Record summary: Predicted 3D model of RNase P RNA and transfer RNA as a complex of 409 nucleotides. The coordinates come from a structure-prediction model, not an experiment, and the mean pLDDT is 76. Rfam match: Bacterial RNase P class A. By type it is a ribozyme.
RNA sequence: AGAGGGGGAGAGGAAGCCGCGACCUUGACGGUCGAGGAAAGUCCGGACUCCACAGGGUAGGUCGCUGGUCGAGGCAUUUGUCUAAGACCAGAGCCGGCGACGGCUGGAAAGUGCCACAGAAAACAGACAACCAGCUCUUAAUUAAGUGCUGGUAAGGGUGAAACGGUGAGGUAAGAGCUCACCGCUCCGUCCGCGAGGUUCGGAGGCAGGGCAAACCCCGACCGGAGUAAAGCCAAAUAGGGAGGCUGGAGCUGCCCGCUCCGUUACCUCCGGGUAGGCUGCUGAGAUAGAUGGCUUCCUAACACAGGAUCCGGCUUAACUCCCCCUCGUUUC
RNA sequence: GGCGAGGUAGCUCAGGUGGUAGAGCACGCGGCUGAAAACCGCGGUGUCCCCAGUUCGACUCUGGGCCUCGCCACCA
Numbered sequence: 001a002g003a004g005g006g007g008g009a010g011a012g013g014a015a016g017c018c019g020c021g022a023c024c025u026u027g028a029c030g031g032u033c034g035a036g037g038a039a040a041g042u043c044c045g046g047a048c049u050c051c052a053c054a055g056g057g058u059a060g061g062u063c064g065c066u067g068g069u070c071g072a073g074g075c076a077u078u079u080g081u082c083u084a085a086g087a088c089c090a091g092a093g094c095c096g097g098c099g100a101c102g103g104c105u106g107g108a109a110a111g112u113g114c115c116a117c118a119g120a121a122a123a124c125a126g127a128c129a130a131c132c133a134g135c136u137c138u139u140a141a142u143u144a145a146g147u148g149c150u151g152g153u154a155a156g157g158g159u160g161a162a163a164c165g166g167u168g169a170g171g172u173a174a175g176a177g178c179u180c181a182c183c184g185c186u187c188c189g190u191c192c193g194c195g196a197g198g199u200u201c202g203g204a205g206g207c208a209g210g211g212c213a214a215a216c217c218c219c220g221a222c223c224g225g226a227g228u229a230a231a232g233c234c235a236a237a238u239a240g241g242g243a244g245g246c247u248g249g250a251g252c253u254g255c256c257c258g259c260u261c262c263g264u265u266a267c268c269u270c271c272g273g274g275u276a277g278g279c280u281g282c283u284g285a286g287a288u289a290g291a292u293g294g295c296u297u298c299c300u301a302a303c304a305c306a307g308g309a310u311c312c313g314g315c316u317u318a319a320c321u322c323c324c325c326c327u328c329g330u331u332u333c
Numbered sequence: 334g335g336c337g338a339g340g341u342a343g344c345u346c347a348g349g350u351g352g353u354a355g356a357g358c359a360c361g362c363g364g365c366u367g368a369a370a371a372c373c374g375c376g377g378u379g380u381c382c383c384c385a386g387u388u389c390g391a392c393u394c395u396g397g398g399c400c401u402c403g404c405c406a407c408c409a
Base pairs, nucleotide, nucleotide: 001330002328003327004326005325006324007323008322009321010320012299013298014297015296016295017294018293020034021033022032023031024030036305040316041315043314044313045312046311047310048227049226050225051224055257056256057255058254060223061222062221063220064219065091066090067089068088069087070086073082074081075080076079092105093104094103095102096101106218107217111216112215113212114211115210128157130153131152132151133150134149135148137146138145139144140143165183166182167181168180169179170178184207185205186204187203188202189201191198192197231280232279233278234277241271242270243269244268245267248262249261250260251259273408274407275406334405335404336403337402338401339400340399343358344357345356346355352389360376361375362374363373364372382398383397384396385395386394
């Protein structure tokens, strides 16, 4: 130098000129403050507001190895406690990589379902070819070779993503956990570990129970719904108009039960009519169509991705620069 | 700003418990005709928006991204 793996930091600073928004004394000048690490996607979790403070069930959704520590916020209240999404540390099992390292994680032994093509057979296994035995027939000839039928076997071949333990020996007509030895596996006890688990030791079992739950589903924990265009207030204007639904309607914003309210002048939908203004919500940036910028010079790498719209915690995606640690093999010294 | 739906042939759309995807119109070639249209016969359309993952296998399932479309205020 090359190819990689892991982690961290920053997103500019100084000067001059011209500008923008809010607030302040206000006549001007002037002063103070003025986007991000993702403000983004709106994917999760909350705060907040309303629906009746929302009860029971169901549907639906989110999460899911183990132990610990944090964590917006909630509840008590003065520093305690409980956490969500998620993160970090330390581990467990499996998978990938030569390696640094990375990925995955409840249940397939509750049930249902799927496993195309190929292949004999694809999940209560099966028999194409092969090996072996018996019978029949043919040819040479009394033992071989071949055809056909019946039966035995399941090791090896081939197919496939996946074929129902492996090696060796015995055994047999040929074979096979059929039997045995070793290895592997399953279960039980013991031991170790807080635990996921491990497997020292002992015992039992010839071996059962392939994969897919990002298929339905089952188990456990949690979640009521809608969303700041929520919601509250003020002002302005118009035809408290018409049609339909229902005897019940609405609230509870998927459905059922239960509860509450209203009573044909009610409620819902559609058509038609009117206003399309202001304040709060809204913030130590706080607009109401949205301000935070541009040019020049210098330093250094100072460029890229990108810009608030109720707020907070995460996740993911986009993209620039620098630094540290580590791995692999090659070449040169 | 918030909420929802969709992306499959040139166009409009189907599709399914995961096993290599179709219809109509359009297009190309041939026939018919003096020639053309209609009609008849045959034929190909394709990164199933993109990138990862799960799986033996993804258009379909899961996650992320891109693009398009729709809805919303107040009063009586």